[in-house]
Context: one part of a larger RNA
RNA sequence: CGUAGGAAAUUUGAGAGGAGCUGUCCUUAGUACGAGAGGACCGGGAUGGACAUACCGCUGGUGUACCAGUUGUGCCGCCAGGCGCAUCGCUGGGUAGCUAUGUAUGGAUGAGAUAAACGCUGAAAGCAUCUAAGUGUGAAACUCGCCUCGAGAUGAGAUUUCCCAUUCCUAUAUGGAAGUAAGACCCCUGAGAGAUGAUCAGGUAGAUAGGCUGGAAGUAGCAGCACCGUGAGGUGUGGAGCGGACCAGUACUAAUCGGUCGAGG
Numbered sequence: 001c002g003u004a005g006g007a008a009a010u011u012u013g014a015g016a017g018g019a020g021c022u023g024u025c026c027u028u029a030g031u032a033c034g035a036g037a038g039g040a041c042c043g044g045g046a047u048g049g050a051c052a053u054a055c056c057g058c059u060g061g062u063g064u065a066c067c068a069g070u071u072g073u074g075c076c077g078c079c080a081g082g083c084g085c086a087u088c089g090c091u092g093g094g095u096a097g098c099u100a101u102g103u104a105u106g107g108a109u110g111a112g113a114u115a116a117a118c119g120c121u122g123a124a125a126g127c128a129u130c131u132a133a134g135u136g137u138g139a140a141a142c143u144c145g146c147c148u149c150g151a152g153a154u155g156a157g158a159u160u161u162c163c164c165a166u167u168c169c170u171a172u173a174u175g176g177a178a179g180u181a182a183g184a185c186c187c188c189u190g191a192g193a194g195a196u197g198a199u200c201a202g203g204u205a206g207a208u209a210g211g212c213u214g215g216a217a218g219u220a221g222c223a224g225c226a227c228c229g230u231g232a233g234g235u236g237u238g239g240a241g242c243g244g245a246c247c248a249g250u251a252c253u254a255a256u257c258g259g260u261c262g263a264g265g
Stems, first nucleotide, its partner, number of pairs: 001152001004174001005163007015149004021049007033038001051106005059100004066093005071086006110144003117137004164265001166178004170173001183261004187203005208254003211250005218242002224237005
């Protein structure tokens, strides 16, 4: 821009893409078959491999604004307690998020029309013949079925709901312009989103982010004080103290005030 008014939501599915794999074991059954050796079809069940998708409850990884320990050095006047630097100084753990080696799920069942092949009926050609007329069975292939996208499918679809019939100009016609309606955007706070747009959650009639409060995961027993020990240290107070992203609550801070677009069929 189009989809012959303007919007918001829900959809149909033309079409496009994805998937499609396979082993072993048990049973049927040591049956059919076979002199024996051997050894099935068909059917039923179990368990794997590779591949794919999703997720983080479990097992782990990462986790440079979380916790603790510790070396050297500098500083906070000293002790104590801390902070800076040294690969995050090093070491031991670890929340959220992201993850696989973790977990879950999938390939199917089924339908249609077929290929090779096997048939039925059957002439040309008194026989025969699956074929010429007619009519069956039949494959991981084909069309559906499963998953995803999908009306710019210009063939532009459908449904539901909302907004209404304003004012002006002129070459008077499916004309032009303006302010609006429903609605949307700009702007702003953000994240289940993200390179930027976009998407999604919100914008005071508000829990969107930050802060604060409460809690949780996690660390692992803070500081101070008291006691014990010559001391390093230990014990008690006390599952303490701290606690990024997690879960709630709370308008304290910031989303203020505003602006623009948008029908007359």
This is a predicted structure of a 265-nucleotide part of an RNA (large-subunit ribosomal RNA, domain VI) from Levilactobacillus namurensis. The prediction has a mean pLDDT of 89. It matches the Rfam family "Bacterial large subunit ribosomal RNA". Gene Ontology terms of the family: structural constituent of ribosome and ribosome. RNAcentral holds the full RNA, with entries from ENA.